[in-house]
RNA sequence: CCGCAUGUAGCUCAGUUGGUAGAGCGCGCGUCUUAUACACGCGUGGUCCCAGGUUCGAGUCCUGGCGUGCGGA
Numbered sequence: 001c002c003g004c005a006u007g008u009a010g011c012u013c014a015g016u017u018g019g020u021a022g023a024g025c026g027c028g029c030g031u032c033u034u035a036u037a038c039a040c041g042c043g044u045g046g047u048c049c050c051a052g053g054u055u056c057g058a059g060u061c062c063u064g065g066c067g068u069g070c071g072g073a
Base pairs, nucleotide, nucleotide: 001072002071003070004069005068006067007066010025011024012023013022019056026044027043028042029041030040031039049065050064051063052062053061
C1' cells in the first nucleotide's frame, strides 16, 4: 500500500425481510444470616465508533473516515 472481517450497556454478546434497543455477568437496595457468601426479589443501565446519504422511518442499506483483527504484496 491492497483485500476481507469487525465496532451495540462497565465486560461478554444477541438484535429475523429496515418499524420506538435486549440477555447474561457486573453494580446499588431489600429479603434471608449472628455476619458474609449463596439464593431470591426490585432497581441501575447505551449520542448503537465518527460524519454524510437513501427512506415516512436506519443498530440494520449506501459512501467516506477512524480503531481493532486476519490475509496478501